The prediction has a mean pLDDT of 86. This is a predicted structure of a 485-nucleotide part of an RNA (small-subunit ribosomal RNA, 5' domain) from an uncultured prokaryote.

Context: one part of a larger RNA
RNA sequence: ACGAACGCUGGCGGCAUGCUUAACACAUGCAAGUCGAACGAAGGCCCUAGCUUGCUAGGUGUCCUUAGUGGCGCACGGGUGAGUAACGCGUGGGAACCUGCCUAGGAGCGGGGAACAACCAUUGGAAACGAUGGCUAAUACCGCAUACGCCCUCCGGGGGAAAGGCUUCGGCCACUCUUAGAUGGUCCCGCGUCUGAUUAGCUUGUUGGUAAGGUAACGGCUUACCAAGGCGACGAUCAGUAGCUGGUCUGAGAGGAUGAUCAGCCACACUGGGACUGAGACACGGCCCAGACUCCUACGGGAGGCAGCAGUGGGGAAUAUUGGACAAUGGACGAAAGUCUGAUCCAGCAAUGCCGCGUGAGUGAAGAAGGCCUUAGGGUUGUAAAACUCUUUCAACUGUGAAGAUGAUGACGGUAGCAGUAGAAGAAGCUCCGGCUAACUCCGUGCCAGCAGCCGCGGUAAUACGGAGGGAGCUAGCGUUGUUC
Numbered sequence: 001a002c003g004a005a006c007g008c009u010g011g012c013g014g015c016a017u018g019c020u021u022a023a024c025a026c027a028u029g030c031a032a033g034u035c036g037a038a039c040g041a042a043g044g045c046c047c048u049a050g051c052u053u054g055c056u057a058g059g060u061g062u063c064c065u066u067a068g069u070g071g072c073g074c075a076c077g078g079g080u081g082a083g084u085a086a087c088g089c090g091u092g093g094g095a096a097c098c099u100g101c102c103u104a105g106g107a108g109c110g111g112g113g114a115a116c117a118a119c120c121a122u123u124g125g126a127a128a129c130g131a132u133g134g135c136u137a138a139u140a141c142c143g144c145a146u147a148c149g150c151c152c153u154c155c156g157g158g159g160g161a162a163a164g165g166c167u168u169c170g171g172c173c174a175c176u177c178u179u180a181g182a183u184g185g186u187c188c189c190g191c192g193u194c195u196g197a198u199u200a201g202c203u204u205g206u207u208g209g210u211a212a213g214g215u216a217a218c219g220g221c222u223u224a225c226c227a228a229g230g231c232g233a234c235g236a237u238c239a240g241u242a243g244c245u246g247g248u249c250u251g252a253g254a255g256g257a258u259g260a261u262c263a264g265c266c267a268c269a270c271u272g273g274g275a276c277u278g279a280g281a282c283a284c285g286g287c288c289c290a291g292a293c294u295c296c297u298a299c300g301g302g303a304g305g306c307a308g309c310a311g312u313g314g315g316g317a318a319u320a321u322u323g324g325a326c327a328a329u330g331g332a333c334g335a336a337a338g339u340c341u342g343a344u345c346c347a348g349c350a351a352u353g354c355c356g357c358g359u360g361a362g363u364g365a366a367g368a369a370g371g372c373c374u375u376a377g378g379g380u381u382g383u384a385a386a387a388c389u390c391u392u393u394c395a396a397c398u399g400u401g402a403a404g405a406u407g408a409u410g411a412c413g414g415u416a417g418c419a420g421u422a423g424a425a426g427a428a429g430c431u432c433c434g435g436c437u438a439a440c441u442c443c444g445u446g447c448c449a450g451c452a453g454c455c456g457c458g459g460u461a462a463u464a465c466g467g468a469g470g471g472a473g474c475u476a477g478c479g480u481u482g483u484u485c
Base pairs, nucleotide, nucleotide: 001483002482004481005480006479007478008477011357012356013355014354015353016352017350018349019315024313025312026311028310029309030308033072034071035070038069039068041066042065043064044063045061046059047058048057049056050055051054079268080267081266088193089192090191091190092189093188094187095186097185098184102181103180104179105178106177107176108175110144112142113141119134120133121132122131123130124129150159151158152157164173165172166171194240195239196238201231202230203229206228207227208226209225210224211223212222213221243265244264245263246262247258248257249256250255270291271290272289273288274287293304294303295302296301321347323346324345325344329343330341331340332339333338360390361389362388363387370381371380372379373378394426396421397420398419399418400417404412429474430473431472432471433470434455435454436453440469441468442467443466444465450457451456
């Protein structure tokens, strides 16, 4: 010094922190949605008519609800540290690259077409989920036209785009191509980055070249051919251990140890592998395959993944609530209203830590009683108590009552604060007292019981064991254990 634990004890507040072990298994709820101002449709509410009196037909609206098509998001945020000794990280350089949304500039937004869900009908299955036929819209899909700039080029030429919606008719939001920026990312290199030589040789896509493929892009990244190289005592290879850093702890410093919380980067998401979509993933709450495990089943087949927030079992010396709110900050979507947000902000639990405060103050000698010691005179506890005079912090009760919110909106919360009321009232322990090391006597025990960090105490006068009185130290803590300097 600590993310600590254990023992004894425990009044209050503020601010922090809280599975270091089993990257063990998980019941339950929530944690990523949103847009009707992209689209067709269905239902509800309302209005009108008909009447069979609860049904049919029609209409209307900034109205409500939504399964589906479509768009954006889901690659952020949140968790964990298993793997990784590596261009992973840190630092300093570099280029052959990509970048949705955003900003600035330029140009455009013409004219057509065919489908598929939803829906309807039939139908399979226990379920999960389907199958067949038919209808339909779009900012979904596909051609045609056009092309300043864009791409390819043998410089002749060739190729490539779009979508509308709302409107108060002013416009606004979208869409397409392209240039530049910003942001984010990819790749390469120098240097730095633990232990072991009781690991000395390692390597065949290996090292380099040519050509091709592949990629956003360079590259043995991949393939064919050619050459035989490449690394290594300046420690290769192998083995062990480990996420890295800013930092943190310690120290006068140099250094040593460490990498919780917070921040940056990396890696992972039941285990292993793979790609799809997309600007971006080889994707924690997406897909496919294999495996282990759990669950459902009509035995044919299906479902799942808390290292998200709570919570459960287990492990462990040990680590919290199945809480509130989107009020603020931030994020996604939306023109907006707004919706979602276990991010976040708060509350709850824990002396786990740090900091602050309190448990009273003054006077008070008959030096009371009691305790302990005693040479029996006394000493000490000790101004300590009692008693008298005061005060009321904190807590309690009553009332009032914020800031956080630029106009509205406050979970926290009737919270903080403020005012008043009563009364010393509700609030002290722990360890130690042989030396190191501050603090001493009596009794008990008798190498026993026990103590102990080291030296060592204890065998009949123990300041060292146990108790008592007294004392020392720290104090809502005090000791012990563990670890680091």
Source information:
It matches the Rfam family "Bacterial small subunit ribosomal RNA".